Predicted 3D model of a 1447-nucleotide RNA (small-subunit ribosomal RNA) from an uncultured bacterium. The coordinates come from a structure-prediction model, not an experiment, and the mean pLDDT is 84. It matches the Rfam family "Bacterial small subunit ribosomal RNA".
[in-house]
RNA sequence: UAGAGUUUGAUCCUGGCUCAGGAUAAACGCUGGCGGCGUGCCUAACACAUGCAAGUCGUACGCUCUGCGCAAGCAGGGAGUGGCGGACGGGUGAGUAACACGUGGGUUAUCUACCAAAAAGUGAGGAAUACCAGCGAGAAAUCGCUGACAAAACCGCAUAUCCUUGUUCUACAAGGAAAGUCGCAAGACGCUUUUUGAUGAGCCUGCGCCCGAUUAGUUAGUUGGUGGGGUAAUGGCCUACCAAGGCUGCGAUCGGUAGCUGGUCUGAGAGGACGAUCAGCCACACUGGGAUUGAGAACGGCCCAGACUCCUACGGGGGGCAGCAGUGAGGAAUUUUCCGCAAUGGAGGAAACUCUGACGGAGCAACGCCGCGUGCAGGAUGACGGCCUUCGGGUUGUAAACUGCUUUUCUCUGGGAAGAGAAUGGACGGUACCAGAGGAAUCAGCCUCGGCUAACUACGUGCCAGCAGCCGCGGUAAUACGUAGGAGGCGAGCGUUGUCCGGAGUUACUGGGCGUAAAGCGCACGCAGGCGGUCUGUCGCGUUGCCACUGACAGUUUCUAGCUUAACUAGAAAAGGCGUGACAAGACGGACAGACUUGAGGGCUUCAGAGGAAGAGAGAAUUCCGGGUGGAGUGGUGAAAUGCGUAGAGAUCCGGAGGAAUACCAAAGGCGAAGGCACUCUUCUGGGAAGUUCCUGACGCUUAGGUGCGAAAGCCAGGGGAGCGAACGGGAUUAGAUACCCCGGUAGUCCUGGCCGUAAACGAUGACCACUAGGUAUACGGGGUAUCGACCCCCUGUGUGCCGUAGCUAACGCAUUAAGUGGUCCGCCUGGGGAGUACGGUCGCAAGAUUAAAACUCAAAGGAAUUGACGGGGACCCGCACAAGCAGCGGAGCGUGUGGUUUAAUUCGAUGCAACGCGAAGAACCUUACCAGGGCUUGACAUGCUAUUGCACCGCCGAGAGAUCGGCGUACCCGCAAGGGACGGUAGCACAGGUGCUGCAUGGCUGUCGUCAGCUCGUGUCGUGAGAUGUUGGGUUAAGUCCCGCAACGAGUGCAACCCCUGUGGCUGGUUAUAUGUGUCCAGUCAGACUGCCAUUUUACAAUGGAGGAAGGUGGGGAUGACGUCAAGUCAGCACGGCCCUUACGUCCUGGGCGACACACACGCUACAAUGGCCGAGACAAAGAGUUGCCAACCAGCGAUGGGCAGCUAAUCUCAUCAAACUCGGUCUCAGUUCAGAUUGUAGGCUGCAACCCGCCUGCAUGAAGUUGGAGUUGCUAGUAACCGUGAGUCAGCACAUCACGGUGAAUACGUUCCCGGGUCUUGUACACACCGCCCGUCACACCACGAAAGUCGGCAACACCUGAAGCCGUCGAGCUAACCAGUAUUGGAGGCAGGCGUCGAGGGUGGGGUCGGUGAUUGGGGUGAAGUCGUAACAAGGUAACCGUA
Repeated sequence: UAGAGUUUGAUCCUGGCUCAGGAUAAACGCUGGCGGCGUGCCUAACACAUGCAAGUCGUACGCUCUGCGCAAGCAGGGAGUGGCGGACGGGUGAGUAACACGUGGGUUAUCUACCAAAAAGUGAGGAAUACCAGCGAGAAAUCGCUGACAAAACCGCAUAUCCUUGUUCUACAAGGAAAGUCGCAAGACGCUUUUUGAUGAGCCUGCGCCCGAUUAGUUAGUUGGUGGGGUAAUGGCCUACCAAGGCUGCGAUCGGUAGCUGGUCUGAGAGGACGAUCAGCCACACUGGGAUUGAGAACGGCCCAGACUCCUACGGGGGGCAGCAGUGAGGAAUUUUCCGCAAUGGAGGAAACUCUGACGGAGCAACGCCGCGUGCAGGAUGACGGCCUUCGGGUUGUAAACUGCUUUUCUCUGGGAAGAGAAUGGACGGUACCAGAGGAAUCAGCCUCGGCUAACUACGUGCCAGCAGCCGCGGUAAUACGUAGGAGGCGAGCGUUGUCCGGAGUUACUGGGCGUAAAGCGCACGCAGGCGGUCUGUCGCGUUGCCACUGACAGUUUCUAGCUUAACUAGAAAAGGCGUGACAAGACGGACAGACUUGAGGGCUUCAGAGGAAGAGAGAAUUCCGGGUGGAGUGGUGAAAUGCGUAGAGAUCCGGAGGAAUACCAAAGGCGAAGGCACUCUUCUGGGAAGUUCCUGACGCUUAGGUGCGAAAGCCAGGGGAGCGAACGGGAUUAGAUACCCCGGUAGUCCUGGCCGUAAACGAUGACCACUAGGUAUACGGGGUAUCGACCCCCUGUGUGCCGUAGCUAACGCAUUAAGUGGUCCGCCUGGGGAGUACGGUCGCAAGAUUAAAACUCAAAGGAAUUGACGGGGACCCGCACAAGCAGCGGAGCGUGUGGUUUAAUUCGAUGCAACGCGAAGAACCUUACCAGGGCUUGACAUGCUAUUGCACCGCCGAGAGAUCGGCGUACCCGCAAGGGACGGUAGCACAGGUGCUGCAUGGCUGUCGUCAGCUCGUGUCGUGAGAUGUUGGGUUAAGUCCCGCAACGAGUGCAACCCCUGUGGCUGGUUAUAUGUGUCCAGUCAGACUGCCAUUUUACAAUGGAGGAAGGUGGGGAUGACGUCAAGUCAGCACGGCCCUUACGUCCUGGGCGACACACACGCUACAAUGGCCGAGACAAAGAGUUGCCAACCAGCGAUGGGCAGCUAAUCUCAUCAAACUCGGUCUCAGUUCAGAUUGUAGGCUGCAACCCGCCUGCAUGAAGUUGGAGUUGCUAGUAACCGUGAGUCAGCACAUCACGGUGAAUACGUUCCCGGGUCUUGUACACACCGCCCGUCACACCACGAAAGUCGGCAACACCUGAAGCCGUCGAGCUAACCAGUAUUGGAGGCAGGCGUCGAGGGUGGGGUCGGUGAUUGGGGUGAAGUCGUAACAAGGUAACCGUA
């Protein structure tokens, strides 16, 4: 020392991404009152207009000008000589990876103007020159010649405390100085030589100081020496000669990046990142080079070259803001061409003073930090308005209004500083501050509100517009977009973006890991390096302690103090470095010396072994060859075919050849470092184990780099080649089949020699050492007891396995053969993909190996375990699931439904099982929702209000298709009346209405899995957890039914039972049943069945068989449908949220449509006939319905039906006859028929306002397809299927449908292999939208980044040669020459200058290379992208197990 979100259906872990914090020289958006203190070109070290930024001194010097003055003179100005200063101050960070910087030292190897202290001196001379004057050149800049003149400018001479040099180191010799000015003077300021100090600087040095090894070798002045030169000074700093060294894996060289530090930010710290402002150092001044002056060297000095720019009379000249302001440009972005020298500091001066864009201030900018304000108190009808609303209200909200108060701020007026010393002098500044007056007066925004993360509603929008830091929102009810209201946060600011640290223990020193998540090199040997047994002594390197010095200022921390406070500033103290030095200690590490034996090694005695290499030999088998027998197939497969075979295969026997591999023994066995090693024998050889305790005496462990070994495949050369067998050929399979299967078959497999160097080279587990319960098996040894000897038994060593305690682990698991506990050393990892790839290097004959990135992209990728689901996984079980049967469907005609098509409309819904004779238990109108046309608009319907009316209802007449409109007639109750009420009309307002949308907003109801046996809970226990256990197991059942066992014990819901019908009997009652009684029948009630009894079997539950019984193991049937699944169905049955329409999407009416018709499907009916059709005769039900109804008898009609009315509100009457199949008799005789009945014609009947579209029935006539139905498919296990008829609901009418009723009445089930569905357990999984899952690769398209590429363009550094400015140095110096010397005074000498030459030398040129980058037709792979193509490789045994290496 704080965490959170995000991988999953859920869990734990690994692991990345993201967020909350702090900071900022910041920028952008919106907003903006004040003050203080700070800060302000991070980009173009890009280019700069203009002004200023370094001058000063007349007490160094001459000249000249001006003013005053008569003059003397006084006061000032100018250019110049001279002195000092322009080397400070100010700017910037390009370069620099370096003694540049930091820190600590050294300098006997050095310099230091001005300053301080001290010693000595300051004498006497000379020659020039600028300014100036004259002449001249030039556009200018500027320059030349001649002439005169001064100095503290310059030059000799003298002197020498002293300095330098030399030598006999006592002294001596030689050489070497100076300047004056002011003042009446005293004296002051100077000058010269020297010493010391102070300050500043130079040089050297220990240590520290970024990244890259895809930079491994580098260096010729290089390393050292000697002589010389040079410098203030050491030194290859330079030069000549000599030697051959120097640096480097503790990273040289090269490349990239970078000013360094005090410090700043962050962090608990250790660290990490940064190096603005302030301070120290360095470097630079347009770019490069050079010197001069000087104490010291060059931002505002000089010379040269180059680029750029300006002036020009074209001849030639000028310039350098990285000083302060300012301009342009660049950029997201950074200020005034301000005031003042009053303060502080600096330069000059004796001083006055001058100069100072240093500095002090002001201005601009919310850029940062700090402080203040925008009012305070009261005030509820909780006002208006806004927003929401469940319409009640809530909220904004004491907020406002209103009342009282205050005046920080603001405005005005007045006063007015400190900063300044004895005096003059204040830019800031009429500022800070103080006083008075006025009046709440002048002053609030920004962001957010899905989670993280404080804060929620409405409307709009409808995967659009948009949001987004991550997860993710948006497809019609968005707390996530936009707006509003409200809320939260901060507040003159608030958000966003960028960057850094943190969180991140996510590079792990503190403080991580490597069996399976990323990660142990394939294995060994071994140099360097790291680490190292026991005892003794010495040292004191590490180590520890103490002392001293240093660690600049500022900063940080603490404590004080000053500005009203704070920021800010001041004072004091502390912290801060494994810094340097001295001292001490002597344990531990180290070094040195000595000793020891337990680590390690050796000797001796034994032992086991597929350890290795070479040689020799053996038998079985396959194949081939020769021969014999034999005669048609063989071979192969899921099935086949190709193949072989009458030229004799296969089969069988004999003989022979050749190659490869070694059955049984054989094993969880043995050996080896790993790879790996197996017939037998021989030779050579490596390692290991046991025993002994004889020898050496720490000789050890590990190991980067290095070296060797290293399966298979592959490569080179030469052999060999039986079998097998990539490639290849053929046959199959298949949609295809470049595969799996089959027939052949080349490389190869084998040997010798040489390469390759990789594997899922695995125990996915590096090597070594020590310690930490056991049990058991096995291989090879040793010992003991016992024995005649052995076996057995006990102890012990080494190896190889299994199980298991503690412990560890995310879990799985590991567990003396550790993945436990510790130690030493090495290797490796840091999200997934891109990628073990590209480029570069090394190796290789090649294939390739090794080393090894980035751009870009994603928010995951992953491990273990859990629950499900799934599997062309396994085990068990069930079901008309299959099988065994019966009857069908699919073919025909017709009916009905659906799709499709058509249509003005063919209303809508239902769509695998689980839509399709379904909603619809019945569309001619109505229904009706659809279409066309005609109408209405408070409406066809409900409630309320206002006004008006009684024309209302009803009846009649007219118009019209009708709706509707017009006309005629007329009213009720209370009350005297006015008026009121009821019921209507009309007008208006609220509202009605909608079969309009959303079943993916819903309720309710329903279907389905499935009447399948399951689904859960409480407590306990186990597990970090999801979860598990219970519910699994052994039996059994129709059943999670029951029993036993068990870390479970119980419970709930399902199952079963309770309910109804039916089957037997008893009892009671009985109308309308029965002629009567019994019985039948009906109603009610009770009994009966429980594995109760017996046998077998069993632990039990239960099972099998039997008896009795009407019924026997659930007697048969029904109702009853667990938790849940399918966003299953229904907004059109009903209800309901939201949306939409409102003279229409509402409503009324007429007509049409829902009934169409090339076609396809589903469900049915009728048939195809003789088990039949037709005719005649005869028999037996059950269950229902009926007053708007059922309708008898009787009559008419061939019949449908009509007439008729009796009876019946039903055990009474009717439908209803005689139910039909059936039985008997007759006929038909196998045909498209005496089968079948469609279709059509015609004549009728019934219902109904109305049968045209579009009803049903009847008679007569007509007489289609169809002769048992392909692939496929349905129902049914007993009173069932099949066949037969009856009734009911709906309904005016319409039934082949539906629901119910009875009659006749079978066949079959060996069985669970297979198909389908389901249940339980188990297994695998990359699935969880759950296999209708997931997912791979090519191709096509779009975009993105990258590699290669003929080339092409450019940068950088170096090399070779050529050229070579300025300039230093060297040399020559005929030309020129004031100071000194000589001199006969013309001159000569010394010295100097110009100039020439040479070395070096910036730059330029040429050349070949190196390296880096840009670009490049084309090309390569990669990544990404809702619905493209082809296949289906992987995940299940993924349908050929998968994977690794190689071809």